[in-house]
The part of an RNA shown here (large-subunit ribosomal RNA, domain IV) has 343 nucleotides and comes from a Prolixibacteraceae bacterium. The prediction has a mean pLDDT of 85. Rfam family: Bacterial large subunit ribosomal RNA. Its family is annotated with structural constituent of ribosome and ribosome in the Gene Ontology. The organism belongs to Prolixibacteraceae, within Bacteria.
Context: one part of a larger RNA
């Protein structure tokens, strides 16, 4: 002077990014227990009270003797009676997520993920559909659309608006366009076989005519697809600007114009979304960038990459409060184990 434990006078969060760590509450009986609510639950809500030890009386059981008692009255000692250990601190809002559950073995447990649940889409089976595999097989499934596979979204309530012009997919086939393949033509090239000619006649040389090969270049025949013509948003995915106007003044229910495929309904909004911004107002505090209740010109919410509620639940995230406390402010102790002398 540090580390571990512990303990106290007054004060009780002034401590700090945060009550983070302490503490402080626990047990069992008996009395009580609120909003809200899916009528189960919130709930051990909250919040009291009594607990050792004696006597008297009552119950129960028994023939008595007695034995027992979760019952009622009354006295008594202790510093201290759920005497040790073990053993919820509560309460009000709010955000997300319904829940119980999983997860980055060894910095993240969460609002990720999963989940009953909804919706959409593939699939008719001798060999589904879609996976693995070169295959043979296997899975699916010793199952068969109330069954299997893929997407998405996430409980329950109430709701999911408009836009098919792009983009995908579904369904059509007239018409256009489009491969190899086949059928069939032309030019080139090389040229076998035949035929003729002429010669210096076992032979050479010309020359016609031309099969196959081989190259170029057309025709006709012809799928799917893609151009086209419809549909489809719980399919990728969009979902406007400008100007005027009411008998203060502000505003704009109207009213013109522009473009667009259409031009954001519903509900919610300073939000886990709001730059400006510590927006305004109001509440709470003596004083509040956070919190809650309200407005709305939403820099840049908005309806299954869902919207708005919403009881229970959560080592969630945030705000407030009771109790409590050495987290603080002063002001003090104690154990141990290190630093220190000394050996």
């Nucleotide at each position: 002077u540090g580390g571990u434990g512990g303990u106290u006078g007054a004060g009780g969060a002034a401590c700090u990014a945060a009550g983070c760590a302490a503490a402080u509450u626990a047990c069992a009986u008996c009395c009580g227990u609120a909003a809200c609510u899916u009528a189960g639950g919130g709930a051990a809500a909250a919040g009291g009270a009594u607990g050792c030890c004696c006597a008297u009386c009552g119950g129960g059981c028994g023939c008595a003797a007695g034995c027992u008692u979760u019952g009622a009255u009354g006295g008594g000692g202790g510093c201290a009676c759920a005497g040790a250990a073990a053993u919820g601190g509560c309460u009000c809002g709010g955000g997300c997520g319904g829940c119980u559950g999983u997860u980055u073995a060894a910095c993240a447990a969460a609002a990720a993920c999963a989940c009953a649940g909804g919706u959409c889409u593939c699939u008719g089976c001798u060999a589904a559909a879609c996976c693995a595999g070169u295959a043979a097989u296997g899975g699916g499934a010793u199952g068969u659309a109330u069954a299997g596979g893929g997407a998405c979204c996430g409980a329950c309530g109430c709701g999911u608006g408009c836009c098919c012009a792009g983009u995908g997919c579904c369904c059509g086939u007239a018409g256009g366009u489009u491969a190899a393949g086949a059928u069939u033509g032309g030019g080139g090239g090389u040229g076998a076989c035949u035929u003729c000619u002429g010669c210096u006649u076992u032979g050479c040389a010309g020359a016609a005519c031309g099969a196959g090969c081989u190259u170029c270049u057309g025709a006709u025949u012809u799928a799917a697809g893609c151009c086209c013509g419809g549909g489809u948003g719980a399919a990728c995915g969009g979902c406007a600007g400008c100007a005027g106007u009411a008998a203060c003044u502000a505003u704009a229910a109207c009213u013109g114009u522009u473009c667009u495929a259409u031009g954001g309904u519903a509900g919610c909004g300073u939000a886990a979304u709001c730059c400006c911004u510590u927006g305004c107002c109001g509440g709470g505090u003596a004083a509040g960038u956070u919190c809650c209740g309200g407005c709305c010109c939403g820099c840049a919410c908005g309806a299954a990459a869902c919207g708005c509620g919403u009881a229970a639940c959560g080592a969630u995230c945030u705000g407030a409060g009771c109790g409590c406390u050495c987290u603080c402010u002063u002001a003090a102790c104690c154990a141990u184990u290190a630093a220190c002398u000394c050996g």